The prediction has a mean pLDDT of 85. The RNA shown here (transfer RNA) has 72 nucleotides. It matches the Rfam family "tRNA". From the family's description: Transfer RNA (tRNA) molecules are approximately 80 nucleotides in length. Rfam links the family to the GO term triplet codon-amino acid adaptor activity. The RNAcentral record of the sequence draws on ENA and Rfam.
RNA sequence: GCCGGCUUAGCGCAGCGGUAGCGCGUCAGUCUUGUAAACUGAAGGUCGGCAGUUCAAUCCUGCCAGUCGGCA
Repeated sequence: GCCGGCUUAGCGCAGCGGUAGCGCGUCAGUCUUGUAAACUGAAGGUCGGCAGUUCAAUCCUGCCAGUCGGCA
C1' cells in the first nucleotide's frame, strides 16, 4: 500500500428497517445471629464519528477513526 472482519450498558455478547435486550457485575430490598448463596427490584446506552437513502436507520450505502487478521 491492497483486501476483509469487528465497534451496542462497567465487562462479555444478542438484536428480520418500526420505542434497544440477555448474562455477569454494581446498587437497594427480602431472607440470615452475621456473611455468602438464593429471590425481588432498580440504575446504567446520545448503538464509534460525519454524511446519504427512507415516512422511519443499531440494521442499508459512502467516507473517516479505532481494533483484529490476511496479502504484498